[in-house]
RNA sequence: UCGACCCCAGGCGGGAGAGACUCCGUGCAAUCCGGUGCGGAGCGCCGAAGGAGCAACGUCCCCGGAACCUCUCAGGCAAACGGACCGUCGGGUGAGG
Numbered sequence: 001u002c003g004a005c006c007c008c009a010g011g012c013g014g015g016a017g018a019g020a021c022u023c024c025g026u027g028c029a030a031u032c033c034g035g036u037g038c039g040g041a042g043c044g045c046c047g048a049a050g051g052a053g054c055a056a057c058g059u060c061c062c063c064g065g066a067a068c069c070u071c072u073c074a075g076g077c078a079a080a081c082g083g084a085c086c087g088u089c090g091g092g093u094g095a096g097g
Stems, first nucleotide, its partner, number of pairs: 001097002006092003010089005019043001021042008044077003050073001051071003057064002
């Protein structure tokens, strides 16, 4: 001096799926039909916040044990927000050259 892997926090860009469903209460607005915010209930559905489950394997009873797999508790089902993950910028570490 360059710098792999890994770790950390944020910025920027990308980022899927599935009813703008029905009913009730209530606020707003309104001549009415109807509209819309919030809360609750019901049915149908989605997997990519979080959470849970496990194959190989391990000291193999118990137990531990990954994921974009499985479940759907939670969350979500117009847009927005959020969003696993990916790219990039920054910081740390420093295999190695």
Glycine riboswitch aptamer, 97 nucleotides, folded computationally. The coordinates come from a structure-prediction model, not an experiment, and the mean pLDDT is 75. Of the family's consensus pairs, 81% are formed in the model. It was read from a public genome assembly, where an Rfam model found it.